Source information: A computed fold for a 346-nucleotide part of an RNA from Geotoga subterranea, annotated as small-subunit ribosomal RNA, central domain. Lineage of the source: Bacteria > Thermotogae > Petrotogales > Petrotogaceae > Geotoga. Model confidence (mean pLDDT): 90 of 100. Rfam family: Bacterial small subunit ribosomal RNA. Its family is annotated with ribosome and structural constituent of ribosome in the Gene Ontology.

Context: one part of a larger RNA
RNA sequence: CUGGGCGUAAAGGGGGCGUAGGCGGUCUCAUAAGUCAGGUGUGAAAUGUCACUGCUCAACGGUGUCAGUGCGCAUGAAACUGUGAGACUUGAGGGUACCAGAGGUAGACAGAAUUACCUGAGUAGGGGUGAAAUCCGUAGAUACAGGUAAGAAUGCCAGUGGGGAAGCCGGUCUACUGGGGUGACCCUGACGCUGAGGCCCGAAAGCUAGGGUAGCAAACCGGAUUAGAUACCCGGGUAGUCCUAGCAGUAAACGAUGCUCACUAGGUGUGGGGCAAGAAAGCUCCGUGCUGAAGCAAACGCGAUAAGUGAGCCGCCUGGGGAGUACGCCCGCAAGGGUGAAACUC
Numbered sequence: 001c002u003g004g005g006c007g008u009a010a011a012g013g014g015g016g017c018g019u020a021g022g023c024g025g026u027c028u029c030a031u032a033a034g035u036c037a038g039g040u041g042u043g044a045a046a047u048g049u050c051a052c053u054g055c056u057c058a059a060c061g062g063u064g065u066c067a068g069u070g071c072g073c074a075u076g077a078a079a080c081u082g083u084g085a086g087a088c089u090u091g092a093g094g095g096u097a098c099c100a101g102a103g104g105u106a107g108a109c110a111g112a113a114u115u116a117c118c119u120g121a122g123u124a125g126g127g128g129u130g131a132a133a134u135c136c137g138u139a140g141a142u143a144c145a146g147g148u149a150a151g152a153a154u155g156c157c158a159g160u161g162g163g164g165a166a167g168c169c170g171g172u173c174u175a176c177u178g179g180g181g182u183g184a185c186c187c188u189g190a191c192g193c194u195g196a197g198g199c200c201c202g203a204a205a206g207c208u209a210g211g212g213u214a215g216c217a218a219a220c221c222g223g224a225u226u227a228g229a230u231a232c233c234c235g236g237g238u239a240g241u242c243c244u245a246g247c248a249g250u251a252a253a254c255g256a257u258g259c260u261c262a263c264u265a266g267g268u269g270u271g272g273g274g275c276a277a278g279a280a281a282g283c284u285c286c287g288u289g290c291u292g293a294a295g296c297a298a299a300c301g302c303g304a305u306a307a308g309u310g311a312g313c314c315g316c317c318u319g320g321g322g323a324g325u326a327c328g329c330c331c332g333c334a335a336g337g338g339u340g341a342a343a344c345u346c
Base pairs, nucleotide, nucleotide: 003318004317005316006315007300008299012314014201015200016199017198021194022193023192025088026087027086028085029084030083031082033081034080035077036076037075039073040072041071042070048066050064051063052062053061054060091191092188093187094186095185096183097182098181099180103177104176105175106174107173108172109171110154114150115149116148117147118146119145120144125136126135162169163168206247207246208245209244210243211242215241216240220236221235222234223233258313259312260311261310262309263308266291267290268289269288270287271286272285273284274283275282295302296301319346320345321344328339329338330337331336
């Protein structure tokens, strides 16, 4: 390479949009590039096949014959692919009516709690632990009541629930805004699927500048524990956690399961809509769970939300270590990220 694979053995890109490319619904006509048919030319010699033949045989050699994936030319066929023209509606999209939602951005507001400060009232403890101590408190703490301020997060509702492409999204209200579902008709008429590069989004930590800082809390300092204790436990505590603008671009970014389409028993929950009706049962579409037929699987398990049966396109794997390292290049303020070996060794 071929082949075989990618839930857990090596292997699905963190996610989306989309360029090139690959692939592409139904019908009619045309064409004849692909395709197919027979014909013809070429396909040097040697080699190979078959027959005969020369060395005593054979190897080796000679003569003749045949074969030779392929390529060219003209002729013909028209099912399929392509191309051109026309038509269609089931794929796709649009209009219309209705619906659900922590989808996104910005602003305003709310209550509980926490902490600090002030006031009142009150007295000797409080706090913490396995037990303690550091620590706080007679300069009046803790507990209680009232007040003021600040920052962060939104209890119950809450769900096996909902929304989003993913990351993620949860108090209330307002404005702007993306996507989705359902119903009956109408419109466009294949406008589609995937997507190398590319572009955009992307938790936490981290970085730059400026703010903010209640609680929590890497580092750090104490107290304990211990043989030691650079830890686990306790008292403190700075970055950070929050906001604005920018950078970074990673993750067990997980369903460890790429996207799209078609097909393949049921049962039972639940969210949103429709039909129906007797308050229903039932039917149906889109989600989200459990269980299971066939089938699949090394097993575990998966099973209409497939890991089943097929099709299209992309990404990726090819023994372990060395190593996601080195070097080079690209990106970054840096931290580092992306791409990504070999020697050697088992």